[in-house]
Record summary
A computed fold for a 701-nucleotide part of an RNA from a Verrucomicrobiia bacterium, annotated as large-subunit ribosomal RNA, domain II. The organism belongs to Verrucomicrobiia, within Bacteria. The RNAcentral record of the full RNA draws on ENA.
Context: one part of a larger RNA
Parts: sequence; C1' cells; structure tokens
RNA sequence: GUCUGCGAGUUAUUGUCCGUGGCGAGGCUAACCCCGGUACCACCGUAUCGGGGGCAGCCGUAGCGAAAGCGAGUCUGAACAGGGCGUUCAGUCGCGGGCAAUAGACCCGAAGCGGAGGUGAUCUACGCUUGGCCAGGAUGAAACCCCGAUAACCUCGGGGUGGAGGGCCGAACCGGUGACCGUUGAAAAGUUCUCGGAUGAGCUGAGCGUAGGAGCGAAAAACUAACCGAACCCCGUCAUAGCUGGUUCUCCCCGAAAUAUAUUGAGGUAUAGCGUCGGGCCAGUCGCGCGCGGAGGUAGAGCACUGGAUGGGAUAGGGCCCUUACCGGGGCACCGAAUCCAACCAAACUCCGAAUGCCGCGUGGCGUUACCCCGGCAGUCAGACGGUGGGGGAUAAGCUUCAUCGUCGAGAGGGAAACAACCCAGACUACCCGCUAAGGUGCCCAAACCACGUUUAGUGGAAAGGAUGUGACGUUGCGAAGACAGUGAGGAUGUUGGCUUAGAGGCAGCCAUCAUUUAAACAGUGCGUAACAGCUGACUCAUCGAGCGAUGUCGCGCCGAAAAUGAUUGGCGAUCAAACGUGGUACCGAAGCGAUGGCUUGGUUCUGUCUUCGGACGGGAUCAGGAGUAGGGGAGCGUUCCGGCCGCCGCGAAGGCGGAAGGUGACUGAAGCUGGAGCGGCCGGAAGUGAGGAUGCAGAC
Repeated sequence: GUCUGCGAGUUAUUGUCCGUGGCGAGGCUAACCCCGGUACCACCGUAUCGGGGGCAGCCGUAGCGAAAGCGAGUCUGAACAGGGCGUUCAGUCGCGGGCAAUAGACCCGAAGCGGAGGUGAUCUACGCUUGGCCAGGAUGAAACCCCGAUAACCUCGGGGUGGAGGGCCGAACCGGUGACCGUUGAAAAGUUCUCGGAUGAGCUGAGCGUAGGAGCGAAAAACUAACCGAACCCCGUCAUAGCUGGUUCUCCCCGAAAUAUAUUGAGGUAUAGCGUCGGGCCAGUCGCGCGCGGAGGUAGAGCACUGGAUGGGAUAGGGCCCUUACCGGGGCACCGAAUCCAACCAAACUCCGAAUGCCGCGUGGCGUUACCCCGGCAGUCAGACGGUGGGGGAUAAGCUUCAUCGUCGAGAGGGAAACAACCCAGACUACCCGCUAAGGUGCCCAAACCACGUUUAGUGGAAAGGAUGUGACGUUGCGAAGACAGUGAGGAUGUUGGCUUAGAGGCAGCCAUCAUUUAAACAGUGCGUAACAGCUGACUCAUCGAGCGAUGUCGCGCCGAAAAUGAUUGGCGAUCAAACGUGGUACCGAAGCGAUGGCUUGGUUCUGUCUUCGGACGGGAUCAGGAGUAGGGGAGCGUUCCGGCCGCCGCGAAGGCGGAAGGUGACUGAAGCUGGAGCGGCCGGAAGUGAGGAUGCAGAC
C1' cells in the first nucleotide's frame, strides 16, 4: 500500500417546542403490593412485559404583595388619583420526534497535574567492606658513606651508595582528540587510522548502601536500567483540549454568512442581521414600474466667506542716498500691509449646485402575501477578485481599509490557447431536431463572401523619447515676368572703415555699418592665416523647364528592444492578407431560447372514491418553478432482532458466482452453476442499523 472485518450524536433525568392519542375543569399515579406471560432457572428468586390495586404527591383551575394579608383584583400611596402586575384566552397524562441542561455525552488525540500506592542503583552517580591489576625503558630527590675545601661545623664542592615523584617515554588497562567510513549500520553510538592518562584525585572484581521534589553529582540541571528541568508501573481517568483530524444509505423542496455590537475579545462565544419549517395576519402590508411632492450640499463649478497663491495699479509703513543743530525737506528703477484690477487653488472654503440614491403620497400595471407578528431548528462572525467612489501607500503591490454593484464562494455550460473571480449564459431529464449570445468563419477546428481604404514593420504579437517612413486633410510662402536642386560665371570700388593692438587687412574684441560702380556683391555666413593670402556662403546673371519650400492636425508603420536547455500571435503558416479601419450580407457557435416525449414541486381549476365533514387518496387541464456548500424541512431504501399473519425448503434453504428484467434512487431480482440446512413476504415493534477516508484499529498478502 491493497484486501477483509471492526470503527463515531448514545442512554438516563429534567425542561421546552412540535406531531399524535386518552380524559377534560380537570388530568396523572410514584415507591410498593397482587395476578399473568417470557428468559435464566431443581426450587427460591432475578430481569422484563402486560393487567389490577396503591390518593402520598405533581401540574392546572386566580392573582397581587417582601410579608402580614386581601382577592377579580392587588401592590405602591394620604388618596375613592396615577402607575405596575393581573382579571378574556384549557389543561393534563402517555407515545414519537426536534433542541437544551446535567452527566465522558459524536469518536479518536495531548503535553501535563495529583496519590502517606507500588517497582527499580544487574545501567549509571557517590559511598562502605573485602580482593585483584599496572611489560619495558629513561630520569636519579632526601638520606647515608668517602674524598677535598676550612681553624672548625649540622657549611660548600666532587664521587659513591640510595631509589623519591598526583615526575618522563611507552604496552596491558582506562579513556575518547581529529578524521574518513558507517547513517533501512555488523552496531538504537561502532570499525579503522590518529590521539590523552598509564604509581595515581589510578583502573577493576565481588558483596552492600543511598530513590522520585527524593537520591547522587571534582556541577554538565549531569546521572538514577537505550528519550530525566523531576524515573517507571498502577490508580484518580473516558483528566482537560475555545485546537487538528474523522463522522458510514437514497431521492425531493428551499437555501445562507464571512456583517453590527459586546467580550482577558480577536481562528472562541452571546444577541441582532441573513436561511429554513410551522402557525397567525389580507390591510392605509411589501417589492418593482410609472406619476407627483419632498429633504440634502456630493460631482461639477465658483471666489461672496475662511484660508492659500501669481502679476499689475494706487497707497500707509519701511529701506538706501542727499540735506539738516533741531524741526523738517528732497531723491530712488528697493521692500511693501490693508485696498483696487486681472487670472487661479482648497477633504476639514461655499454666492451656487446636479445626476443617482433616499423619504412620502398616488396608481386601470407586474409579483403564488412576496411585508409584518409568534414559535421550533440552524449555520455564518478568516472572505476573494473585478468595476465604480474614497482613505493609507509611492495617483506601488495578486498591497491594505471603507462604500456600492457584480461574480466566485455555494455555479456546471460556451469564449478568453491553458486560466475560481473577466466576457456570454444560470445545468429537472431524454433526443443522430431548429435559432442565437459572447466569440468566431485559411488548416489544426464547426463556419465567409462582397466593396472601399491603411500597413511592409511578420507591425499586428512591449514604454518614455527620437526620426526627410508612408497615407489623408489643412494653413502659408516662392514659381512660365522661369521658382527649387544642379551646373557655368560674377561676388567689385573708397577700404587695410574707425578704435584697439606687436599685428587686427570682412572673419580676437569695441564702435559705426555709409557711399560708389552695378545684373548683383555683406564694412561680411563659415573654414583658414602670425597678420595677409586662399576656399566658401549671402546676393546676381546664364543654363534648365514645372512645380519647390515651411508649418499644423489625424491614420498606420520605424528605432528605442540584452538572459540564461530550442524557439513561439495556441501551432502551422499567412502580405490587394489568414494584419488593421469602414460598410454590407451570410454562416458557425452554449447545458441560453425554441421543438417533441417524460419525471417532479407549488398555485388555480374540472372530476372520481372515501370521509369522523376539517379533509385524505387518485385522474385531467392550465400557469409558474426544479444549479447549489453551511444549513432547515419532507419522503423513502436496506441491515439485525422481536410480535402477529401467510409462505418456501434434500424434487435442495441461507451464502457464493451470475445477471435477464423492474424502479428517479437507496435497491429489487428470473434462468443457470455452486452450496448442503435453513429461509422469506406482508403488517407492526426495537435498534450495537449503512464505511473510503480519522499519519484510524486488528489480521492477511
């Protein structure tokens, strides 16, 4: 992992609501006793079921008050006032069901806490008693002896003897430094190489002692029998788990929420909101549409207020300069309030002011009362993206936080290559029928043609920015009195203008920029020289012979363009397109719409049977429905056992294989084969009642 089996809302009590039944101003018995049946059983008896007894008690029939108490009233109160709670409204006991409370309370799951309950020191820590062990080598303390030194010594030097040391090197032994390997190992800590101690605070055998908030600890919270910041076993114990996981058959109807408030609250809960089921209400109910009437200060706009901010005018005040002993006076191209003019800005400005939305009223329209009230049961309290209006952020985020709408959530189908949230569209079912939506119609791939344009970039299928790309439409200038481009020629004189300067001759710089000859020619556009020279331009003529410049707007293209395995409009491929724009006509295309058959829910209506007159069960017509998570409601299938009735079975029960056939489904199930002794149908009853999931449990493989 697979298979098979097992595996989770139970039971008791109380409360509450619903269904159903008995009796009814009443209803019911509890313990217990008696009788009968069944199971166990020699009997007694125990358990259970049914019947009878049992009036103690419970609920109801009256309330109000703290109470005395009074009573259809009572309490408060001085009150014959007001106000509060009552006075109208049937209950009660079974049975069944929903839910709650209390219990382990749907199941599994902690880490943990407690026990004057127990087991452990064969591991390990420390201790006690008694034993054992430490190759070899090197070093050579004290002490003693001898010799020398000395006047001498317990002094000094030398030699010898000697054999000290938590001394040295290094086996056994003890350890475990570094590293590889090993890592489903040979091993739940090892092997190998290397390394530390190795006469000591050494190592070790045997026996013994100390233990769970306790021991022991050269101290690491180490060790106390392979996981110790409190051992192990048992018990309290089904601890608790606002947490995670799991929770088993079918069909039918409806169908949410991810919000508000509060919370030692934030992944929990309570109440409300939103769902469902039952009951009540039928109207000045509700929703949508239409009509009418309202409140408002948003968008926009505006500058009348509050502020901001730009330029100008005028002016107070100030600054600077001149004058002045003081008073004062004069000048300025400086600054400049209030104020005026012009043009602006604002969430916390408003002289103004929409569209929507909201409220109210009306209504020949539409809606299965959809509104509202009472009651049972919920779930929801992590929302997500998209559009729009805002805040936060950086006019970032698949960001965050509000508002509003949509979708997903809980929604399948078609489109977007693929793609919860985008576009189209809401799936009861069948069909080898039709029409459409979004989106499409070269081939993959269902379906296309026509007309007129654009693009040449494979643009389509990346931005700011940049550019004689190209198309369309304008404005403007020049042009047969010849433009634009090219070519030929000229481009001069006073003069080297004046100044400056070493020089300044068109061309460093400053000033001026005239005049003459001319078809035209600058006191010079650029290059150039030290300065000249030289080249060139403006300007003119000739040649040529028809358009040439400038500028604006729009369409489509170009550059901008670098990423890691081989590239990409989905691919192939495509250029009067299979790209883009405009117009036209077709077609394809979905679970949409339509056609035909069928099922089902609800409303209306016709009708049959039964009826305790409430209705129940059928048949038909017609209208509207049938996506669905959490969840509410309804109807059923199957399993085991029990009661009653009816059946089957050695001429073959159950079970197994098989599956015709039937049913919307859970399921039912003929023949045949196997099997070899029990089993089924109907009406009721009771549950250890349905498995794929829980890192589920056990077994098998």